This is a predicted complex of two RNAs, RNase P RNA and transfer RNA, with 453 nucleotides together. Rfam match: Bacterial RNase P class A. The family's RNA type in Rfam is ribozyme. Rfam describes the family as follows. Ribonuclease P (RNase P) is a ubiquitous endoribonuclease, found in archaea, bacteria and eukarya as well as chloroplasts and mitochondria.
[in-house]
RNA sequence: AAAGCAGGAGGAGCAGUCGCGCUUUAAGAGAUCCUUUUAGAGUGAGGAAAGUCCGAGCUCCAGAGAAUCAGGACGCCCGGUAACACCGGGGCGGAGUGAUCCGACGGAUAGUGCCACAGAAAACAAACCGCCCCGACCUUUUUUGGUCGGAGCAAGGGUGAAAACGUGGUGUAAGAGACCACGAGUGCCACCAGAGAUGGUGGCGCUGGUAAACCCCGUCCGGAGCAAGGUCAAAUAGGGAAAGAGGCGUUGAUUCGCGCCGCUCGAUUUCCGGGUAGACCGCAAGGAGCAGUCGGGUAACCGCCUGCCAAGAUAAAUGGCUGCUGUCCCGAUUUUAAUCGGGAUACAGAACUCGGCUUAUACUCCAGCUUUCAAA
RNA sequence: CGGGGCGUAGCGCAGCCUGGUAGCGCACUUGCUUGGGGUGCAAGUGGUCGGCCGUUCAAAUCGGCUCGCCCCGACCA
Numbered sequence: 001a002a003a004g005c006a007g008g009a010g011g012a013g014c015a016g017u018c019g020c021g022c023u024u025u026a027a028g029a030g031a032u033c034c035u036u037u038u039a040g041a042g043u044g045a046g047g048a049a050a051g052u053c054c055g056a057g058c059u060c061c062a063g064a065g066a067a068u069c070a071g072g073a074c075g076c077c078c079g080g081u082a083a084c085a086c087c088g089g090g091g092c093g094g095a096g097u098g099a100u101c102c103g104a105c106g107g108a109u110a111g112u113g114c115c116a117c118a119g120a121a122a123a124c125a126a127a128c129c130g131c132c133c134c135g136a137c138c139u140u141u142u143u144u145g146g147u148c149g150g151a152g153c154a155a156g157g158g159u160g161a162a163a164a165c166g167u168g169g170u171g172u173a174a175g176a177g178a179c180c181a182c183g184a185g186u187g188c189c190a191c192c193a194g195a196g197a198u199g200g201u202g203g204c205g206c207u208g209g210u211a212a213a214c215c216c217c218g219u220c221c222g223g224a225g226c227a228a229g230g231u232c233a234a235a236u237a238g239g240g241a242a243a244g245a246g247g248c249g250u251u252g253a254u255u256c257g258c259g260c261c262g263c264u265c266g267a268u269u270u271c272c273g274g275g276u277a278g279a280c281c282g283c284a285a286g287g288a289g290c291a292g293u294c295g296g297g298u299a300a301c302c303g304c305c306u307g308c309c310a311a312g313a314u315a316a317a318u319g320g321c322u323g324c325u326g327u328c329c330c331g332a333u334u335u336u337a338a339u340c341g342g343g344a345u346a347c348a349g350a351a352c353u354c355g356g357c358u359u360a361u362a363c364u365c366c367a368g369c370u371u372u373c374a375a376a
Numbered sequence: 377c378g379g380g381g382c383g384u385a386g387c388g389c390a391g392c393c394u395g396g397u398a399g400c401g402c403a404c405u406u407g408c409u410u411g412g413g414g415u416g417c418a419a420g421u422g423g424u425c426g427g428c429c430g431u432u433c434a435a436a437u438c439g440g441c442u443c444g445c446c447c448c449g450a451c452c453a
Stems, first nucleotide, its partner, number of pairs: 001372005007366004012325007020044011046347001050358002053356005058225004065256005071221005076090005091105001092103004106216002111214002113210003128157002130153002133150006165183006184207010229281004239272005246261004274452003287309001289308004294303003326345008377449007386402004396433001404420005426442005
């Protein structure tokens, strides 16, 4: 210098002017504790406020209770955390020259299923070509060659994404983990190292893939959601029809248990019809909060101290315009740099609140690492 | 705001659970039938299965992310 890998921070500023939401002060008006007008003061989006994918707080379901089955989530180890499917470190596997990155990473030796087409055979193996042996017949001077029948063989060809673990040897009529040596993977046992995942050595056994197929093993899980839920106000026909003996109490089913209602003067369920579509609380300030020093820890994170912190709407405010400046890009002029002109300035946007993940994002800044080339 | 569902040919749908060939109806094109048109008959064209990534030998189908569309949910009596 080029190419690349990862992490963090920001994501425009100032002024003028016209506006908006909320809180609040003053004055005025309306039959005065409510509404409205004017003037003033304070305050007013994000790193993702988003997707709603996880985990919680909070609220209700009688105490959120018990049992069985069903269903769902997670899945190497240790730690962090209120918790998690998140984060940190480690192990193993894979990609890359490397920095570094990726991994739904328990079990295929529990069982069942599936593996299209092609191919002989796709999983208690299998004979298309082929190899070998035996018998019969034909042929050849003999060796031999051919046809038929029987028996054996998974080494070679060929098919396929994948062919019964790979290579070499022994062995055999020909062959084969049939046997032997070396090697690959994997399960169990023993010893060693480690906190553990795991790694190493030895012995024994095994050898297709698929669990983001059913499933098995282990751990965990009650449901609904702020339109939860509570208080008040307003209005209406507690109207009509059907089912109905047991039903309801927000749970996938059943049972136990608790409470309430009912058993035909009829609980309850479904459908049709009627009314209001308002106010306040929940909900805004202190919470698993943010920043900084110090300490502990490899780190995530934790502890102590100090400081800081008031968006809160309900069709939904947080904005528009003008000027100057900043940043980037392009063009022209010229003195390495400036001047002039033009363009760009993203993604997006609170709605009960937090912790994460994921996705979108113009441009800028900070610190770090790797490879290659060049020079010394 | 919360909950649920759907994207497959121009239109309406099946196939997805249980992965290997993408199909049905209408429409469209051509031919026959007709004096001509319609109807009818025969043949045919047309698909990145919304997009991206993964699992698998193989994905419309299984899993994740994402985009778009649709539906439901107020209270009183």